The prediction has a mean pLDDT of 75. Predicted 3D model of a 409-nucleotide RNA (Bacterial RNase P class A) from a Candidatus Polarisedimenticolia bacterium.
[in-house]
RNA sequence: GGAGCGGUCAAGGCGGCCGCGGCGGCGCGGGAGACCGACGCCGUCGAGGAAAGUCCGGGCACCGCAGGGCGGGGUGGUGGGUAACGCCCACCGGCCGCGAGGCCAGGGAAAGUGCCACAGAGAACAGACCGCCGAUGGCCGGCGCGAGCCGGCACAGGCAAGGGUGAAACGGCGAGGUAAGAGCUCACCGCCGGGAUGGUGACAUCCCGGGCACGGCAAACCCCACCCGGUGAAAGACCGAAUAGGGAGGGAGGCGGCUCGCCGCCGCGGCGUGGCCCGCGCCGCUCGACCUCCGGGUAGGUCGUUCGAGGCGGCCGGCGACGGCCGCCCCAGAGAAAUGGCCGUCGGGCGGGACGAAGGGAAACCGUAAACCGCCCCACAGAACCCGGCUUACCCGGCCGCUCCGGAG
Numbered sequence: 001g002g003a004g005c006g007g008u009c010a011a012g013g014c015g016g017c018c019g020c021g022g023c024g025g026c027g028c029g030g031g032a033g034a035c036c037g038a039c040g041c042c043g044u045c046g047a048g049g050a051a052a053g054u055c056c057g058g059g060c061a062c063c064g065c066a067g068g069g070c071g072g073g074g075u076g077g078u079g080g081g082u083a084a085c086g087c088c089c090a091c092c093g094g095c096c097g098c099g100a101g102g103c104c105a106g107g108g109a110a111a112g113u114g115c116c117a118c119a120g121a122g123a124a125c126a127g128a129c130c131g132c133c134g135a136u137g138g139c140c141g142g143c144g145c146g147a148g149c150c151g152g153c154a155c156a157g158g159c160a161a162g163g164g165u166g167a168a169a170c171g172g173c174g175a176g177g178u179a180a181g182a183g184c185u186c187a188c189c190g191c192c193g194g195g196a197u198g199g200u201g202a203c204a205u206c207c208c209g210g211g212c213a214c215g216g217c218a219a220a221c222c223c224c225a226c227c228c229g230g231u232g233a234a235a236g237a238c239c240g241a242a243u244a245g246g247g248a249g250g251g252a253g254g255c256g257g258c259u260c261g262c263c264g265c266c267g268c269g270g271c272g273u274g275g276c277c278c279g280c281g282c283c284g285c286u287c288g289a290c291c292u293c294c295g296g297g298u299a300g301g302u303c304g305u306u307c308g309a310g311g312c313g314g315c316c317g318g319c320g321a322c323g324g325c326c327g328c329c330c331c332a333g334a335g336a337a338a339u340g341g342c343c344g345u346c347g348g349g350c351g352g353g354a355c356g357a358a359g360g361g362a363a364a365c366c367g368u369a370a371a372c373c374g375c376c377c378c379a380c381a382g383a384a385c386c387c388g389g390c391u392u393a394c395c396c397g398g399c400c401g402c403u404c405c406g407g408a409g
Stems, first nucleotide, its partner, number of pairs: 001405009012346007020046008028037003048380001052391002055389005060232004072228005077091005092106001093104004107223002112221002114217003129163002131159003136156002138153006171189002174186003190212001191210008236303004246294005253266006267285007310329008347377006359366002
């Protein structure tokens, strides 16, 4: 210098003016007061690394208290972290990469069932297309007195080494062996069984035995182990009108007539008149209306609601995730929803300058910058009960550690 790997930070700074939301204070206005104000001023706070997707886990709340079984869903190497997790850390094993590192849905295929396309002879108690052999038996020929020997054929038959197909071909490789072959035999590797040592463990290393029985797929059914009750802030708790409706209670009614809902008489209650009684007037005396009380719901309001598994710093423990202790801080809250606009300055980016000064080169051409000018401050995105994760989106950049390659000393 080039190519890469793993992390991490920031999401323009400062100032001025105007504006918006929450809280506090003062003033002003209203109100008897509590208090209210879509009035003013002052102070203070006011989005994110993902606030997003709502995928996983929890807090909290209510619901048949949810213990067991069936069903259903999920997770799946080991050990740890955590409130919990499908997250994180460390380790183990496998695969990929020269490497830094990355990826893994990583239990069980000798419990059972199922599937293995195409190609291929054969795809699971396999198979013979090309091929190899043809010892033995057969046929032919030759030799021999004979037992038999030699040569040929590829008929019976034997084989699966090599070729070929396939994602996968019934252990691999080498040697012996054989007619040719074959775990048929042997060494090594793999596999299976047993053991020893180390490790908490996954597992690793070694030893002994077995000639090999046991293909792959479980994000196919299934089996095993473990986990999971449901709903979701419109959860839920409290206050609670107006109107309508529900329930309980309150009072003295009776007789007669008829054209059958009115009239008459008597009585009772209330009010007025009145000091009181009588009287007189009005109203009422079935239901209804009315009055009193009760309870439910609606509108609306308050809480839940932001002090929390909280943030920052230091020390200690731990390889680490993380935990403990100490100190400091309070950091939006809310409803269909505020967090914005303009200007200046510094900084940054892009374009022009640059069909290119400088510089290099024989040339073609390669190629670094400044003044100055213009534009932009950007991407993804917007809290809505809270928290831990994961995933996804994302302009231009900064920083740290590491690897490989090339050059120079």
Overview: NCBI's taxonomy places the organism under Bacteria, Pseudomonadati, Acidobacteriota, Candidatus Polarisedimenticolia. Rfam family: Bacterial RNase P class A. The family's RNA type in Rfam is ribozyme. Rfam links the family to the GO terms ribonuclease P activity, tRNA processing and dimeric ribonuclease P complex. The gene name in the source record is rnpB. RNAcentral holds the sequence, with entries from ENA.